[in-house]
Context: one part of a larger RNA
RNA sequence: CUGGGCGUAAAGGGCGUGCAGGUGGCUUGUUAUGUCGGGUGUGAAAUCCCGCGGCUCAACCGCGGAACUGCGCUCGAAACUGGCGAGCUUGAGUGCGGAAGGGGGUGGUGGAAUUCCCGGUGUAGAGGUGAAAUUCGUAGAUAUCGGGAAGAAUACCGGUGGCGAAGGCGACCGCCUGGUCCGCAACUGACACUGAGACGCGAAAGCGUGGGGAGCAAACAGAAUUAGAUACUCUGGUAGUCCACGCUGUAAACGAUGGGUGCUAGGUGUUGGGGGUAAUAAUUCCCUCAGUGCCGUAGUUAACGCGAUAAGCACCCCGCCUGGGAAGUACGGCCGCAAGGUUGAAACUC
Numbered sequence: 001c002u003g004g005g006c007g008u009a010a011a012g013g014g015c016g017u018g019c020a021g022g023u024g025g026c027u028u029g030u031u032a033u034g035u036c037g038g039g040u041g042u043g044a045a046a047u048c049c050c051g052c053g054g055c056u057c058a059a060c061c062g063c064g065g066a067a068c069u070g071c072g073c074u075c076g077a078a079a080c081u082g083g084c085g086a087g088c089u090u091g092a093g094u095g096c097g098g099a100a101g102g103g104g105g106u107g108g109u110g111g112a113a114u115u116c117c118c119g120g121u122g123u124a125g126a127g128g129u130g131a132a133a134u135u136c137g138u139a140g141a142u143a144u145c146g147g148g149a150a151g152a153a154u155a156c157c158g159g160u161g162g163c164g165a166a167g168g169c170g171a172c173c174g175c176c177u178g179g180u181c182c183g184c185a186a187c188u189g190a191c192a193c194u195g196a197g198a199c200g201c202g203a204a205a206g207c208g209u210g211g212g213g214a215g216c217a218a219a220c221a222g223a224a225u226u227a228g229a230u231a232c233u234c235u236g237g238u239a240g241u242c243c244a245c246g247c248u249g250u251a252a253a254c255g256a257u258g259g260g261u262g263c264u265a266g267g268u269g270u271u272g273g274g275g276g277u278a279a280u281a282a283u284u285c286c287c288u289c290a291g292u293g294c295c296g297u298a299g300u301u302a303a304c305g306c307g308a309u310a311a312g313c314a315c316c317c318c319g320c321c322u323g324g325g326a327a328g329u330a331c332g333g334c335c336g337c338a339a340g341g342u343u344g345a346a347a348c349u350c
Stems, first nucleotide, its partner, number of pairs: 004321003007304002012318001014201004021194003025088007034080001035077008049065006091191001092188003095184005103177007110154001114150008125136002162169002206247006215241002220236004258317006266295011278283001299306002323350003332343004
């Protein structure tokens, strides 16, 4: 390389936008790029294969044939592929009418709780644990009432419920803004799918500058436990957690399952639309589209399981795997302020 694979054995890129590239709906005309057929030239000899022959046989050698799966030229075929032209509407998009939503950004406004401060009541304990102690408290704590300040998070609703490409998103109100779904078929007429590079987004922790700091809390200190206890428990407590701007670019970034399209039994719950039936309404039942769960047929799988949200049956495009360790290490490149990230071996060894 061919091949075989990627839920759990090695293997789906964290996610998207998208240039090149690859792939591409229905009808028709034309062309003849690929494709197919005929003819012809060439495809050195040797070798391989077949037949015959020469060394006593064989290896070896000689002669003849076939073959050299290829390429050029030429004549033809036109189904498929490609090119060019014309048309179509089912793919895709637009329009119009509706709908739901913690989708994003920004500004503002609440209530509960916590801590601290001030004042009142009040007195000897409080706190904490398995039990304690460190700790707080007669300079008046804990408890309780009133007032004030601050920061962070938004109980109930809340739900295998919603939204988003993923990361993720949850009090309320305003402003700005993205996407999705359903219905109608008015418009465009293949405008599509995927996507190496590239670009953007990307939890937490971490880094830079400046703010902020209630609670929580790595590090750290102390009290316990213990043989020890650099832990688990307790009392404290600094970075950090929060905001602005800039970096980092990782994760069990998981559905451990890339994206797209079509096809292939059913049953049941739920979210958002549309249509119909029943006496008018709440509502009920039926059909249907989009999402989200459970069970399950065929099929599939090493098994577990998956099963219209496929891991079934197919096609298109991308990424990735190829025994374990050494190792996601070394070296080099690129990126980063650093931490480090990314790309990524070998010797040796089993």

Small-subunit ribosomal RNA, central domain from an uncultured bacterium, 350 nucleotides, folded computationally. RNAcentral holds the full RNA, with entries from Greengenes and SILVA.